[in-house]
RNA sequence: GACGAACGCUGGCGGCGUGCCUAAUACAUGCAAGUCGAGCGGGGUCCAACCAGUGGCAACACUGGGGAAGACCUAGCGGCGAACGGGUGAGUAACACGUGAGGAACCUGCCCCGAAGUCUGGAAUAACUCGAGGAAACUCGUGCUAAUACCGGAUGAUCCCAAGAGUUCGCAUGAUCUUUUGGGUAAAGUUUUUCGCUUCGGGAGGGUCUCGCGGCCUAUCAACUAGUUGGUAAGGUAACGGCUUACCAAGGCAUCGACGGGUAGCUGGUCUGAGAGGACGAUCAGCCACACUGGGACUGAGACACGGCCCAGACUCCUACGGGAGGCAGCAGUAGGGAAUCUUGCGCAAUGGGCGAAAGCCUGACGCAGCGACACCGUGUGAAGGAUGAAGGUCUUCGGAUUGUAAACUUCUGUCAAUUGGAGACGAAGGUAACAGGGUUAAUAGCCUCUGUUACUGACGGUAUUCAAUAAGGAAGUCUCGGCUAACUCCGUGCCAGCAGCCGCGGUAAGACGGAGGAGGCAAGCGUUGUCCGGAAUUAUUGGGCGUAAAGAGCGCGUAGGUGGUUUUUCAAGUCAUGUGUGAAAACUUCAGGCUCAACUUGAAGAUUGCACAUGAAACUGGAUAACUUGAGUACAGCAGAGGAAAGUGGAAUUCCUGGUGUAGCGGUGAAAUGCGCAGAUAUCAGGAGGAACACCGGUGGCGAAGGCGGCUUUCUGGGCUGUCACUGACGCUGAGGCGCGAAAGCCAGGGGAGCAAACAGGAUUAGAUACCCUGGUAGUCCUGGCUGUAAACGAUGGACACUAGGUGUGGGAAGUUAUCGACGCUUUCUGUGCCGAAGCUAACGCAUUAAGUGUCCCGCCUGGGGAGUACGGCCGCAAGGCUAAAACUCAAAGGAAUUGACGGGGCCCCGCACAAGCGGCGGAGCAUGUGGCUUAAUUCGACGCAACGCGAAGAACCUUACCAAGGCUUGACAUCAUAUUGAAAGUUGUAGAAAUACAACCCCUCUUCGGAGCAAUAUGACAGGUGGUGCAUGGCUGUCGUCAGCUCGUGUCGUGAGAUGUUGGGUUAAGUCCCGCAACGAGCGCAACCCCUUUUCCAUGUUGCUACCAGUUUGGCUGGGCACUCUUGGAAUACUGCCGGUGUAAAACUGGAGGAAGGUGGGGAUGACGUCAAGUCAUCAUGCCCUUUAUGCCUUGGGCAGCACACGUGCUACAAUGGUCUAUACAAAGAGUUGCGAUACUGCGAAGUUGAGCGAAUCUCUUAAAGUAGAUCUAAGUCCGGAUUGAAGGCUGAAACUCGCCUUCAGUGAAGCAGGAGUCGCUAGUAAUCGUGAAUCAGCACGUCACGGUGAAUACGUUCCCGGGGCUUGUACACACCGCCCGUCACACCACGAAAGUCGGAUACACCCGAAGCCAGUGUACCAACCAGCAAUGGAGGGAGCUGUCGAAGGUGGAGCCGAUGAUUGGGGUG
Repeated sequence: GACGAACGCUGGCGGCGUGCCUAAUACAUGCAAGUCGAGCGGGGUCCAACCAGUGGCAACACUGGGGAAGACCUAGCGGCGAACGGGUGAGUAACACGUGAGGAACCUGCCCCGAAGUCUGGAAUAACUCGAGGAAACUCGUGCUAAUACCGGAUGAUCCCAAGAGUUCGCAUGAUCUUUUGGGUAAAGUUUUUCGCUUCGGGAGGGUCUCGCGGCCUAUCAACUAGUUGGUAAGGUAACGGCUUACCAAGGCAUCGACGGGUAGCUGGUCUGAGAGGACGAUCAGCCACACUGGGACUGAGACACGGCCCAGACUCCUACGGGAGGCAGCAGUAGGGAAUCUUGCGCAAUGGGCGAAAGCCUGACGCAGCGACACCGUGUGAAGGAUGAAGGUCUUCGGAUUGUAAACUUCUGUCAAUUGGAGACGAAGGUAACAGGGUUAAUAGCCUCUGUUACUGACGGUAUUCAAUAAGGAAGUCUCGGCUAACUCCGUGCCAGCAGCCGCGGUAAGACGGAGGAGGCAAGCGUUGUCCGGAAUUAUUGGGCGUAAAGAGCGCGUAGGUGGUUUUUCAAGUCAUGUGUGAAAACUUCAGGCUCAACUUGAAGAUUGCACAUGAAACUGGAUAACUUGAGUACAGCAGAGGAAAGUGGAAUUCCUGGUGUAGCGGUGAAAUGCGCAGAUAUCAGGAGGAACACCGGUGGCGAAGGCGGCUUUCUGGGCUGUCACUGACGCUGAGGCGCGAAAGCCAGGGGAGCAAACAGGAUUAGAUACCCUGGUAGUCCUGGCUGUAAACGAUGGACACUAGGUGUGGGAAGUUAUCGACGCUUUCUGUGCCGAAGCUAACGCAUUAAGUGUCCCGCCUGGGGAGUACGGCCGCAAGGCUAAAACUCAAAGGAAUUGACGGGGCCCCGCACAAGCGGCGGAGCAUGUGGCUUAAUUCGACGCAACGCGAAGAACCUUACCAAGGCUUGACAUCAUAUUGAAAGUUGUAGAAAUACAACCCCUCUUCGGAGCAAUAUGACAGGUGGUGCAUGGCUGUCGUCAGCUCGUGUCGUGAGAUGUUGGGUUAAGUCCCGCAACGAGCGCAACCCCUUUUCCAUGUUGCUACCAGUUUGGCUGGGCACUCUUGGAAUACUGCCGGUGUAAAACUGGAGGAAGGUGGGGAUGACGUCAAGUCAUCAUGCCCUUUAUGCCUUGGGCAGCACACGUGCUACAAUGGUCUAUACAAAGAGUUGCGAUACUGCGAAGUUGAGCGAAUCUCUUAAAGUAGAUCUAAGUCCGGAUUGAAGGCUGAAACUCGCCUUCAGUGAAGCAGGAGUCGCUAGUAAUCGUGAAUCAGCACGUCACGGUGAAUACGUUCCCGGGGCUUGUACACACCGCCCGUCACACCACGAAAGUCGGAUACACCCGAAGCCAGUGUACCAACCAGCAAUGGAGGGAGCUGUCGAAGGUGGAGCCGAUGAUUGGGGUG
C1' cells in the first nucleotide's frame, strides 16, 4: 500500500459497487421452461333461428329446451424449445487452459444466398367409449378416429456407391475437374397468397480432432511401461487414431527429470513493486469440469443431459406393508458448520432468450427495490463578530499558566435530515389499435407498414429533481502521546495490577500500567487481528557471496554438458530491420464527453513487451568449407631432484644372550617410592642374536596432483625445467554423474616383534587423582595380502588463461661480456621457492606478478543461532562407521575484525616498612573498653574486609535519652496569623500526689491623643510537633584507593568507525620532574613552588622575660642600673645543583668535592587531580516525598542503655634483677584558669578538710616532672614479682552514688600469670622503644583521645618471592569487568520429537469371486397392421418379448507396498 474480510468502540445523509472464502453438508415451502388451435381429431363455455312454459288485455318480459354459423378455452396426438440462459469449483498437473498453427481426417437444427422439386397410394394409434386392477404412483383389456405422426410406389440430379479413361495441382497420403457404364435415394400440408416440406451447392455462426510453445512443489520418488511402442487386417466413429479386436515384431519413455507422491480449476486480469519480479485467480468476461455418490445408454442437429430415463449405493419422506416418491453447486429461504456473508420483495416497463404468422404467453436471465459503513466517492454537523481573557476543570515556582474566541452574547445563512404545502421527470427507441393517405391489385378485400394524425403502453415511483415556509435547531467519534513516530503533565499503583510491533516499561517521586486534564493524528469512521507484496541487494537475471563472518569438494583422471586462437568463402539457426495476420471485450494509460463535482460511466487513441508468417541484412555467435601457427602436443640435445616400485647391502645406537674384570648399590624424581641387585646388578671389556630407524650433510633447500617422500647400490618407471624451432595443425580449458589415489587410528588373514607404547598393574601427588610424574607392560607401531575412506586432509585461499610498479634472498638451466680458453664476477632471460612493498582490493586484519588486484570460461559450495551433520529412509562397509540429509520445538541473537578498559598462578621496567635485615608488640593471663550473640518490659539508634568494633560518644547515676513501664496534656513544651473574650500570667505559701499536675490563699498589667496600641491568658480556626521511613530521591560534610602520578582539552593529522596520536620511544626524576627524538603543536587540573612550624644568622623590641658587667641584698634577678646573652614579638637574610672534578648525547641529570648552621623537595605540617566504591551520614544541620496528628507529638516518676553460658577487636597492668621497695637528689616542654586555678598556714596516716594570699595571668596558681643519678635492701621464689577479686572504715562531687561514680587507708584477702600455638601488627632517626606532663569533654567520673617534652637504639645485602601501586607490551569467549564468564552429569517440572511388542484407520494398484442397468453379438418360442406373392387359407421379407455370451459399476475375499494416528516402555533434545 491492498482486502469478498472479521472483531472492539462509535455511527448524519446520498451516489456507485459489493456480500457463505467454512460443510461439493442436509434441505420444509413457493417460484426458476415453456409455447403453437394458422399441424390434428375430440371436448368444454357462450350464442342466433326454432320449440315449450309462466306472467300479462296486448306489446313484451322471464324461464327451460335447442344448438347452425361463429367467438373463447385446451387434456391428448404432433412440431419446435428444453444441450441456451442460471449455479458451483468437488475432481483435474491434463492438449484441461493460454497462445500460435493445421484438418488433403470432420459434423452442423434454426438463419442467409443460389438451383431443382413438392406426384400417387396405404395401414395404424392416443385422446374418446366400455370394462378391470391398485391405498397410492399408476397400469391393463375391448371398440372407434385424425394429422405437418407413420409406411409403400413414382420422378430425380451437378447427391451417394462400384468399375474405368483423361486434365490440372500438391511435400506425401492425395486433391480438383471432365467423362463412360451400372446401381441407389425425396417430399406435407394449410390455403386466397404467404408460412411450410424435400434434395443439392455455398455462407455465417457453432462444435470436434491433431500439433509447436508456455505456466506448481518434491530425487529422502530413478527407473517406468504388455494395448505397452510399431506394423498388417478387420470393426467402430461425424472423423483420424491401439479407439477396439486378431496376428506379427520388441519396442516406447526417462537426469533437458520419466514413473510416483503432494497441492491446484486455467486465463483475460487483481494487488504490490522504479522495474525485473513476487503473491493471488471474489465480483465482470472467455474456456473447462461437475449437478446426492458411482455406472450406463436412449432421444436428438447438438447431451451421455442441474429442474429427462435405467441400474447400484447412502440418506430422507409416504404407505392400507403389497409397493411407491425425492435430489436448491437455479432465486428467495431453513437447519448445521463457522470469526463471518442479505429479502421466502416488485416487474416483465427496458435489454436478452423460447414458442408463435401475429396479438401474445413464459422467463428468480434481467431491470428494480430491501438489508449490511463491507469497499470507494461526495457532503454535512454551521458562518462572521465576540476579552473581564467569565465560571468550572487541570497544573502551579502560588506570581500565574492552560482549556480559550472556545463558550456566553450579537448579527446572519439554510446544504443535509425533519415537518407542511405545491410542481414533477429522462428512461418509450419502439410496439399495438383506430383513422386518413400512398403502392400493389379487377377490387373500396387482402397485403406492403411507406407517410401523417390520434389513443394506449413505466416495476422503479409521486422516486430523482425543484419551489416556498419553519428552525442553529436533529447530526462526532476513535486511536495515540518513552524511542522508532506527530503529541506531556498530575494523581493512583508499587516487579502487584498491568502494557508491549521491536527495543523494553512496572521493585514509592512511572512522560511506557490505570484515571484525569491537556495535546497530536485520522474522521462517519477510528483502532486491532489475519493475509499478500514492498522496504529485503535477506535467493542477488537486473542485483550477493565463499582467507578469518555461513560457504572451495582431501587430491587427480575423465564422460555428458558448458566454453573456446588467427584468416578465406558460404549458409542464414541465433541476431537485427521492414511488413502482414493475430494478440476477444472489459480492465490499464492518455485525451475528450455525460451525471452540479467525484466515485461511476461513454467515445477515441495508445498499450497488450507475445506468437506465427513473408521479405531482406550479414558485423557478431553458430553450421559448412579451405587454410594458418602464436594455444596444445611431438621430436632432438642437455639438466636437477628424499618422485614411485622391487631386490641387495652398510655402520652407529638401544635391548637381549654368553664369557671376563669388579663390588654394593643401581635406577628414578620437585622430593620419593614401586622396580633391579650379594642367586653378583649398575659400571666396564670381548663375542653373538634380532628388530626398527637412518645422526652429521640438512637449508622458509629439492621432488610429487594431494596424502606424502631422507643411509648406500643396482634394475624398472612417472613427471618437470632449459635450449633448438624440425613436425602435427586448435588436437584446448573446465568437468554434473563415474573411476582412481588417499596421513594416522581401526578391522580381517599370515608373519615379525629391538625400542616405544593406548588398555592394564604398581608407586607417588592430591581433599579425591580412574590424570599430569615414576617403574613395568599388552594390543599396536614393522612386513605381505585385503578392507576402511576419514583429519585443523590448511595457504582454513577450486582449476585454466591474459593483463597490472618495483626491491631483495635462494634452488635449477641458458645466453652475452672482460682480445682467446677456463674460474669468479657482472648483465640479460626462462622456470621454481621466500621476504618487503606501489596502485588496486578488503568490514578490518591483511593480500599485493605465487593476488584476496583487473577481466574471461567452467565446476563445487553458502543463505540467523541452537536442535544437527542428528532422526527417519536410501546406498556403501565384516564391524567401527561413512555418504546423502530434514522437521517439530526454541532463542534474539550467534559470529568476524578491530577499539578502550579490566583481568592473567603472561612478559619487561619501576616504586612503597611491601618483603628482606632489625627492634618492640598483639594472639596465652587478669582487668578496662567497643562489638557480635544471648537475655530482657526496654537492654534506643547508627557504623560491618582493608576503609565497623577506646567508632558517632571531647566523658549514660537524674538530666542527657532517642528505649521500656506507669501517670497525665491535646492549637499543644516551641513559631506566626486571624477572630472573639478577659486582665492577668508569673511568683510566694498551704493541701493531695511518686512527680507532672490540680485546688485554695496572698498578689492583681503598662501606655494613651481615650479611637486604640503593647504584653499576657482563654476559646475557635489556620497550623505546630515527630531522634517516625527512605543516605537507593538529595544538598552539605566525610572516609578510601592515595600525596599514588596521574586525568584531560583545543587545533591539526591518521582511521569507514569505535578511537589513536599528543601522554608512546631513548635517558632521567620523589614526580606526565626535566632533556632529546617524534605528525604533532599548545593548554588545563594534578606534581613542584608559593603558606605555617622547626634548624642558622642579622635588625628592631625590653615587661610580666634575661642577668655578662656595676652597686645593694633578707642570698630569692630579690632591688637599682643594664638589654650584651637566653627568650619574646615583628622583619630580613640564607640553599639556587650556584661553584669545581668526573660520567653523560656539547642535553636533562647523576656522582664526588669545596664552602656552609643546613646540600640536593634540609625535617615536619597544611594542601588530596579526573574519578571509583548507589562507600558513610535523613540521629549534627538542611531538604523532596511518604507516614503520624487526644499521638509515632508533649510533660513527669521510676527503670534501661551497665543486663551475661559465650566469641572477637583495641588497650592497660604484668609475669620481674636492664627489676621491686626505701632514702636522698638533678634537668623539661606545651598547656589551662573567675560558677575558675587556688598559694600559705593548720587538721587528718591518707583521700581530703578549714582558711582564702595572688591571678582574667611571659607576673599568680595548677606545678613535686618521671625515667635518670647516689646509696641501701630483696637473691630467683608464684617471691618484698604481680595486682585481680573480696571485707571493713572513710573522703569528694552532686536533690540523689542501691541498680550504677571516682578516690583513700587499713587489718586485711592476694586470683590468673614464669614471655604466650597457628597466625599477625607497628617502625628507617631524634624514628622505634621507654619515661613522665598537660588539655578538651566535665558537678563528679580517663587504662581512651589529642598535645608536650625527657632518655634514646638496631638494621636495610638486595628486589627472587608475598601485598599494594605506576608505565609499556601480550592473550582474552571478561565489560556488574576474575568475587568475571562458563562446561557436563545428577535431582525436579513442563514441551516437542525419534525408537518400540503391537493396535486402529486411509488412499492405491494387483489377483480371484459375484455380476445390476445397458450397448453390442447370437438365438428367437409365443406373436405382429403397412410391402410382395396368393381367389382365399396362408407363405415370404421384416420386426420381436424372452434367453445366452463378451464387456461391465457397486459389493465380497486375499495378500502387498505406501501414508497417517495411537502404544507400556525407552532414547537423546529444548526451556526453567